About this RNA
The RNA shown here (small-subunit ribosomal RNA) has 1474 nucleotides and comes from an uncultured bacterium. Rfam family: Bacterial small subunit ribosomal RNA. Its family is annotated with ribosome and structural constituent of ribosome in the Gene Ontology. Model confidence (mean pLDDT): 85 of 100.

RNA sequence: AGAGUUUGAUCAUGGCUCAGGAUGAACGCUAGCGGCAGGCCUAAUACAUGCAAGUCGAGCGGGUAGCAAUACCAGCGGCAAACGGGUGCGUAACGCGUAAAUAACCUGCCCUCAACUGGGGUAUAGCUCGGCGAAAGCGGAGGUAAUCCCCCAUAGUCUUGACCGGUCACCUGAUCGGCUGAGUAAAGUCUUCGGGCGGUUGAGGAGGGAUUUGCGUCUGAUUAGCUAGUUGGCGAGGUAGCGGCUCCCCAAGGCGAUGAUCAGUAGGGGCUCUGAGAGGAGGGUCCCCCACAUGGGCACUGCGACACGGGCCCAACUCCUACGGGAGGCAGCAGUAGGGAAUAUUGGGCAAUGGGCGAGAGCCUGACCCAGCCAUGCCGCGUGCCGGAUGAAGGCCCUCUGGGUUGUAAACGGCUUUUAUCUGGGAAGAAGAAGCGCGAUGCGUCGCGCGGUGACGGUACCAGAGGAAUCAGCACCGGCUAACUCCGUGCCAGCAGCCGCGGUAAUACGGAGGGUGCAAGCGUUGUCCGGAUUUAUUGGGUUUAAAGGGUGCGUAGGUGGCCGUCUAAGUCAGCUUUGAAAGUGGGUCGCUUAACGACACAGGGUGGGUUGAUACUGGGCGGCUUGAAGGAGGGGGAGGUUACUGGAACGGGUCGUGUAGCGGUGAAAUGCAUAGAUAUGACCCAGAACUCCAAUUGCGUAGGCAGGUGGCUACCCCUUUAUUGACACUGAGGCACGAGAGCAUGGGGAGCAAACAGGAUUAGAUACCCUGGUAGUCCAUGCCGUAAACGAUGAUAACUGACUGUUUGGCUUUCGGGCUGAGUGGUUAAGCGAAAGCGUUAAGUUAUCCACCUGGGGAGUACGCCGGCAACGGUGAAACUCAAAGGAAUUGACGGGGGUCCGCACAAGCGGUGGAGCAUGUGGUUUAAUUCGAUGAUACGCGAGGAACCUUACCCGGAUUAGAAUGCGCGUGAAGGGCUCAGAGAUGGGUCCGUCUAGCAAUAGACACAAAGCAAGGUGCUGCAUGGCUGUCGUCAGCUCGUGCCGUGAGGUGUUGGGUUAAGUCCCGCAACGAGCGCAACCCCUGGAAUCAGUUGCCAGCACGUCAAGGUGGGGACUCUGGUUCGACUGCCUGCGCAAGCAGAGAGGAAGGCGGGGACGACGUCAAGUCAUCAUGGCCCUUACAUCCGGGGCGACACACGUGCUACAAUGGCCGGUACAGCGGGUCACGAUCCCGCAAGGGGGAGUCAAUCUCAGCAAAGCCGGUCACAGUUCGGAUUGGGGUCUGCAACUCGACCCCAUGAAGCUGGAAUCGCUAGUAAUCGCGCAUCAGCCAUGGCGCGGUGAGUACGUUCCCGGACCUUGUACACACCGCCCGUCAAGCCAUGGGAGUCGGGGGGACCUGAAGCGGGGGGUCACAUCCCUUCAAGGGUAAAUCUGGCGACUGGGGCUAAGUCGUAACAAGGUAGCCGUA
Repeated sequence: AGAGUUUGAUCAUGGCUCAGGAUGAACGCUAGCGGCAGGCCUAAUACAUGCAAGUCGAGCGGGUAGCAAUACCAGCGGCAAACGGGUGCGUAACGCGUAAAUAACCUGCCCUCAACUGGGGUAUAGCUCGGCGAAAGCGGAGGUAAUCCCCCAUAGUCUUGACCGGUCACCUGAUCGGCUGAGUAAAGUCUUCGGGCGGUUGAGGAGGGAUUUGCGUCUGAUUAGCUAGUUGGCGAGGUAGCGGCUCCCCAAGGCGAUGAUCAGUAGGGGCUCUGAGAGGAGGGUCCCCCACAUGGGCACUGCGACACGGGCCCAACUCCUACGGGAGGCAGCAGUAGGGAAUAUUGGGCAAUGGGCGAGAGCCUGACCCAGCCAUGCCGCGUGCCGGAUGAAGGCCCUCUGGGUUGUAAACGGCUUUUAUCUGGGAAGAAGAAGCGCGAUGCGUCGCGCGGUGACGGUACCAGAGGAAUCAGCACCGGCUAACUCCGUGCCAGCAGCCGCGGUAAUACGGAGGGUGCAAGCGUUGUCCGGAUUUAUUGGGUUUAAAGGGUGCGUAGGUGGCCGUCUAAGUCAGCUUUGAAAGUGGGUCGCUUAACGACACAGGGUGGGUUGAUACUGGGCGGCUUGAAGGAGGGGGAGGUUACUGGAACGGGUCGUGUAGCGGUGAAAUGCAUAGAUAUGACCCAGAACUCCAAUUGCGUAGGCAGGUGGCUACCCCUUUAUUGACACUGAGGCACGAGAGCAUGGGGAGCAAACAGGAUUAGAUACCCUGGUAGUCCAUGCCGUAAACGAUGAUAACUGACUGUUUGGCUUUCGGGCUGAGUGGUUAAGCGAAAGCGUUAAGUUAUCCACCUGGGGAGUACGCCGGCAACGGUGAAACUCAAAGGAAUUGACGGGGGUCCGCACAAGCGGUGGAGCAUGUGGUUUAAUUCGAUGAUACGCGAGGAACCUUACCCGGAUUAGAAUGCGCGUGAAGGGCUCAGAGAUGGGUCCGUCUAGCAAUAGACACAAAGCAAGGUGCUGCAUGGCUGUCGUCAGCUCGUGCCGUGAGGUGUUGGGUUAAGUCCCGCAACGAGCGCAACCCCUGGAAUCAGUUGCCAGCACGUCAAGGUGGGGACUCUGGUUCGACUGCCUGCGCAAGCAGAGAGGAAGGCGGGGACGACGUCAAGUCAUCAUGGCCCUUACAUCCGGGGCGACACACGUGCUACAAUGGCCGGUACAGCGGGUCACGAUCCCGCAAGGGGGAGUCAAUCUCAGCAAAGCCGGUCACAGUUCGGAUUGGGGUCUGCAACUCGACCCCAUGAAGCUGGAAUCGCUAGUAAUCGCGCAUCAGCCAUGGCGCGGUGAGUACGUUCCCGGACCUUGUACACACCGCCCGUCAAGCCAUGGGAGUCGGGGGGACCUGAAGCGGGGGGUCACAUCCCUUCAAGGGUAAAUCUGGCGACUGGGGCUAAGUCGUAACAAGGUAGCCGUA
């Protein structure tokens, strides 16, 4: 000091969350020791039991025991019990804190000083007697003492009254002195006889208290008014004392927006925690103050109380009781119950410190000192240290004969002994005392010496002994945040502080190994501060993120120009005083250290007093003119208001002209019209609005203001400077104004037009469109008071560059212009801003004042209050819920946005598909199985380039288990073949023949069989773990990089622009300059030529030869074959163009503008396809999910779809004749030729491993001739019957072909849809792969014949570039809204109902103080009465719980209905209103 989280990414805004520290804590796991501290935060709930306040015989009398000394006991009396200890209920207050005041007061014990201490008297307890009561207790009679009580004397500076004087002073006064009148004192006891302790009065001190005052001291304004002893006064009473404290009378005041009153909450402070600080939060332990003592009231005693362990009364509760009455108060220490997440012993001791009493000894002391319990906290110590690599075993992981890690860790060797255990020693805390002795002293007394006393505790501490011996856990390991692997699980179980993990490879769940962090603790939870500059004084904001009031006037308040002077309040400085101790900080010291403690210092306040200073602010006074106001002159405007007035248009009326439609829409219809509309002419009526001018124009505070003229009225600007002399700015409340809609009353009503009606549209259409139409719109008056009331930008003042329009003034001009004001626009410098942008009209730089904001939703809602006739407006929450919501900009994608441009994309054409039959693939269904995969385009004659067995992965059955294959391998045997048995076969058994190569041999090798063993096998799963390969966008023209530049950044620029191209092809321009992958070219085929070569190909010329034939010799001319070259480049010409390039039936050329075709596929997209080609991670099976065999299935069939074939016929079918290819294949083959068969084919068989022979003398369409005449046919061939051929172990399921017979549907195919732009479509045949054969009509090739059309780019589809909008980014197959339905949650209203709080009124009224009466020697009992706790009655008020029903709200993977919003969202959206 920051980090995570909104986005595809970015910046900023903004909330949420985390890391830190703290704690009187609690909970979970764990736990060795010690020191120091802390320990009911809840029920101020109720309390059993014990203890917590007594003491004095040196105040008094008496009693008991004792011979007595003496001891003890109750009572009278004295002092204490008002301290100490507890708690935080109440209290928002002079309660507390701080600083003052008392000239308005009190003060026992203690200290100092002064004086005094004389005399007398009467009671009463105890006691005795007798009585009542269960008890508690009570009362009667008798007698008695005192430091009890009373009286007298004496008395002063005491009290009180009158008078005189001095001094002082801060309001009333204080103080001192004098004189005079009146009043009031006392107690004794002990003694060593010296005296001690007391008593009384007064003065003073110390300490304690009381009262008063300034300032400070929580939240709510949805609490705005409060107050009757209230505020003040005279007088009186009361008090220690002032005072409405109380009372009579008088006056009518007092408090409050600087927050009264009311409500809620709360003891306050020193301090504590946190924080850089300012602050924020807290007030437990310790100290100070306050309040309280079961709830409430009251007084008594006393120096002191309204009294925790005193009293009286009322109330609630508990206990005792003989039912008549009594007793009680742990918020003292322990302890109990209860409550609670939770908080200790019914301990020891007065040894120390302190307190009470006492002359003292001493007694008392749950104050206190100690101990016990608890890891509650802080601090300290330990669980060992050094060495030790075969890096052991085991665990875990891996690429697994091995390696890594745990890990120097262990073992093992050496060393030490804190702690623990045992043994022994053993403190400090203790000093002062009574008393005795000595010394000093006038006394009191003081000094020295002797002198008893320890709860803790045989504790701390010290020494010794043995021995590594006795001692480690907890949390975490996805990011934040330090620490990673395996297994299990499979959106399950679970985790989670936030973001988020988990749906078969989870570093995030659970376990393990390993690691990280802390450590006798570690985590979790709660709470507080911090981080959060996220309430911002330090230190924030308000155009668009939340936030400027709709506008003005103005009150309080805040702020305020220049000069002088006085003052000294603010401000500053010195001195002084206070701010208790503890605490905090640094320092020194003491416990072995530390925590802890001691000492001195520092520090701490909006503090008090005092002396100064006077710049600034304030105050007083005087002056000034520049702010402001203002006179005069000039000017401006849709400023306001009122009256009058004008024309056009719309509508209506009357009368004409005129005839069939008009009107309206995308198209229509409703509507109007033959009763005469629409159209058109004339005249008339009415209401509303003002064309052109007109503009980024003008005016106004805003709302707003527009025909013309006048009246009234306000404002602004300029020029000038007489006048005033700071008169100013802002402005909480307040007041006024305030578009439209709306409301009220009365008018008015042409047009328009909510509601409403009808017509359309539509799936629907309560809409958009159309025809009508009422409120309303208009006027007057009165309300309402809101708007996206916007510049989303408060007002005022000052300052800070340019350029350029425009409105209206002034000055000047050489009429071009220049200068200077006030407005209103544009572009920009600096600067600012998150950016967009703003930029002298600031969103820049400053000052003053006001308003407002603090995450989204809930909600501008609820409740309350105020306003309103109402509608509604103003003010304005919470529960709950989310991890975001939102701003600007970026890149994409998308748009029923725009621009430009491509493509058989459309159009123009030709031929098809969709209808039929069949073939084939698929879906579905069926099945024991119909193996699997492919599924929009980009699956469906696809994987299949060959399913009868095999293939084959599926099903049924039969078998095998190191296995069907391959390698190594002991051994055997050549290999191999024949026969035979069982069996469906696999398989198993028997038997016979055979005896290889090298070498003389040993042996080796090839091949086969084959035991054990080592490596099996899987077409089982995951294409969403993968490689490879492939499809598609797309042969589209794009996709990027380096450096530079721009931007905070994402990113941009380059790649955009102007042209051009098939092309990001090229050219030009340009903050870009270059480059890469793509394009093109390089490669192959084809088209021309040259050259080389010349067999198997060719044959012009020569020769031979045949029925014919390059058949033969020969030839290389030609064709051809196949090598090498040439050729095409817009090179030339013309035109256009800057260029690139384009155009031209141009020239030339075989070919012309890329000649045609192929191969070739950028960055990437579709988690596209394939684990079944292959490879491969992981998972799974192992007498089976492997393997072999027989049979079946993959060929099923009510259907549906795709792809094809054949057709429906005459451009045709059939018959006959006849012509011309190319690519290819062939030895398990192609097979000439001959014979047989109608044919498929069969029997012989030459040649050929191929430019040679052969398929194949092949072609077919074509051409020639014939026939058929429009018909279900001489079309069509399905289907079926019969007979055959061939392949094959085998054609039943399930082959192809041939012949004969049979001859089905079908007569051009609905909606829709496909291909093709030239040697193309269409049409015709031929070949090949696979292959025994073939289900091939498929696929891949080949040649033959050979068209039509393209105006054009509006539209459909796909694509490219630029631009625009966006709430999309899984990217429009996107996003998203509301009702309804379901579940859950909190909440408003609610007939009511149940509580709680405070106040007032009235009734009643205890104790007690006061007053009065009565009574007494005097009290008291008694009676009356004020006040008064409590109780009661009734009415209001505040607040909470529950509440049938009801309202909306929030949340919730896959519900319903629609489609409102985001792209022109398909009717632009939004705001206010009805």
The sequence is in RNAcentral, with records from ENA, Greengenes and SILVA.